[in-house]
Context: one part of a larger RNA
Parts: sequence; structure tokens; C1' cells
RNA sequence: UUGGGUGUAAAGCGUUUGUAGGUGGCUUUUCAAGUCUGUCGUCAAAUCCUAGGGCUCAACCCUAGAUAAGCAGUGGAAACUGCCAAGCUGGAGUACGGUAGGGGCAGAGGGAAUUUCCGGAGGAGUGGUGAAAUGAAUAGAGAUCAAAAAGAACACCAAUGGUGAAAGCACUCUGCUAGGCCGACACUAACACUAAGAGACAAAAGUUGUAGGAGCAAUUAGGAUUAGAGACCUUAGUAGUCCCGGCUGUAAAUGAUGGAUACUAGGGGUUGUGCGUAUCGACCCGUGUAGUGUUGUAGCUAAUGUGUUAUCCCAUCUGGGGAGUACGUUCACAAGAAUGAAACUC
Repeated sequence: UUGGGUGUAAAGCGUUUGUAGGUGGCUUUUCAAGUCUGUCGUCAAAUCCUAGGGCUCAACCCUAGAUAAGCAGUGGAAACUGCCAAGCUGGAGUACGGUAGGGGCAGAGGGAAUUUCCGGAGGAGUGGUGAAAUGAAUAGAGAUCAAAAAGAACACCAAUGGUGAAAGCACUCUGCUAGGCCGACACUAACACUAAGAGACAAAAGUUGUAGGAGCAAUUAGGAUUAGAGACCUUAGUAGUCCCGGCUGUAAAUGAUGGAUACUAGGGGUUGUGCGUAUCGACCCGUGUAGUGUUGUAGCUAAUGUGUUAUCCCAUCUGGGGAGUACGUUCACAAGAAUGAAACUC
């Protein structure tokens, strides 16, 4: 290389845009690069093969012939790939008419709860646990009522639902903005698919500078438990969690399932939308399309399960440990990230 794989056994990059490259719809024409075919040359001898012959046979030796693949020249074919030219509309896109949505960014507003603070009334308990204690409280706590302030998160609706490339996105309203789907068919005319390298985005934690700090809470301190307790339980409580501007670039970043296209039994839900039927109207019923889950035939699978499979392109795997370690390189403020072995051992 051929070949076999990648949901769970090793293996799909976290996601996406897109360059090179690879691959590419239908019809006609040109050329003949790939392809097929004829012929010529070459491919040393020995070896191998075939037919004869020589050593008494054989191994061995001698003579003659044949031969593939390759390479180069030359002639031909034109189905397929390619090239040239012209066209087509089914792929793709643009314009038009509708439509759903927690898609994104910015601004404004809202109520419940929590904590703090102030005042009233009140007078011995409270808090916490399996049980307690540390704790706060006669300098008036907890419980209760009214006023004020602050920060963070948005109950019900809520769903097997929606939306986004993924990460993610939900109180309400407004402004700006991106994409999807459906319908008619007007336009362009293959403009397409995938994508090494590269770019962009990317939860939480972390980091840097500023603002903020109600609740929660790593580290820490105290009380318990215990043989011990650096834990589980408890009382406090700092970074952090929040906002703005940079960095980091990782997750069980999961559907543990790369993207595109075509094809392949059904049944019953649900979301968006179109048509028909029906109706005063809405529902209902039938049907198309784009999602989303459920059950399931054939088939596949080691089983679980999945709901065939094929073509194109990319990524990736090759026994366990050593090890995602060492060394080197690149990136990063750092923490670290990316790339990534071997000895040895079973």
C1' cells in the first nucleotide's frame, strides 16, 4: 500500500467559516491527456519454462525455441474520466409574499424573597442537630408590624416544547440585528460537496485592571463525631460567584454517534407552515413540507441495541501499564495548553 474498523471494546477534532487539494447534475460538439487496441524496438549472459541431445541413470551439462510485466516510438477507437465550445433546469443561490421563536447586542421598567438598618409594641428565650456545642441575646435577641437601602436571581406558565454552528439562551417592554421554514413560481445557470494548513467562536474554574459585594461559599478558624478526622454534621467566614475591558482555550465540550447527497414497511404523538374538506366561525377530518421525540417490520450487530445500505471528502485507531509522562518545539502574565516518545514490564 491492499485490507479491517471508530455509540458502549482502541478510535469522530468542542463547534463553525473557508484556502490549497480531492470529488462533482443533464444534453450535444471538439481534442485525444487518462483508458482500450494493433505494430516495431528494447529489456546482457546464466537462471526459470518447452523440445531435443551428452555423461550407464539422475543431479549436472550442451543446443534450439518460447515468455510476462515494464519503458520508448508509431498507427487506430471515442463508450467512460478529462479538455474545448454551446446549451438545459432538477442541485445551489438571488428577488417577491407570508410566518414561528428563551437566536444575538443595547437600553428602560417590575414584583416576590433574602440580608442589613431605623422605629413601634413586646419581655426570655433563640439558633442548630441523630444528640449537642461553638454562636447571637436583658447594652432587649428570636417571633410580629411599618419605613428605608443593597445586591443577585427571575416562582407559576413549562412541555417528550422552542431556538442557535456549538458553547448556550427564559420576569416585562422598546430599539438595532442575524439565521430558519412555508408558498408561488420570476431571475442566474452547476455558481456545488468536503476540507489539510489557517481564521473565528467557545461552559465552569483560573488570571489581570476597575467597579461591586445581598445570599451562597473553595482556602481558613471554632464546635462536634471519631482510635484518629486534615472529612461527612454544625457556627462563622475570605477569594470567588456579579458588571466592564483584556488573557486562558480546556470539560463525561455527550447523541460517548464527522459532513453532504440519493434510496429503503408501517402505526400513533408533538412544533412551524401550505392546500383540500367542513363550518356562521373555530375545532374536527384528509394530505404536502421542515423539525422533534416514541413504537416497530425486513435487515444489521458480540450483545445491548439500531432502524439497513451505498458513493464522495475529512479526522482518527492498531494489546495493558510506563504515559498524555520525559525531552525538544510553539503558545501563555502565570496556572498551564498543543504536539508527543522510549527503556523497562505483564
Small-subunit ribosomal RNA, central domain from Pouteria campechiana, 346 nucleotides, folded computationally. Its Rfam family is "Bacterial small subunit ribosomal RNA". Lineage of the source: Eukaryota > Tracheophyta > Mesangiospermae > Pentapetalae > Pouteria.